Annotation
The RNA shown here (transfer RNA) has 72 nucleotides and comes from Patescibacteria group bacterium UBA6241. Its Rfam family is "tRNA". Its family is annotated with triplet codon-amino acid adaptor activity in the Gene Ontology. It was read from a public genome assembly. Its mean pLDDT, the model's own confidence on a scale to 100, is 82.

């Protein structure tokens, strides 16, 4: 320098054009208990960034940023 893959919640992963972006773990609250743990109920919390296409974008296209891999 060129090519490919990936970027979603504090962490691990879904959703691949269409209703309010879901789940597990973690955190907090409540309930249970003599107390704690476990179990149960609930809450909080996310699409890397800037544009484009589309009636509608996490999804498709482009630039940039970041991570990984390959080639020279």
């Nucleotide at each position: 320098c060129c090519c490919c893959u990936c970027g979603u919640a504090g962490c691990u992963c879904a959703a691949u054009g269409g209703a309010u972006a879901g789940a597990g773990c973690a955190u907090c609250u409540c309930a249970c208990u003599c107390c704690u743990a476990a179990c149960g109920a609930g809450a909080c919390g996310a699409u890397g960034u800037a544009g484009g296409u589309c009636c509608g974008a996490u999804u498709c296209c482009u630039g940039c940023c970041g991570a990984g891999g390959g080639g020279a």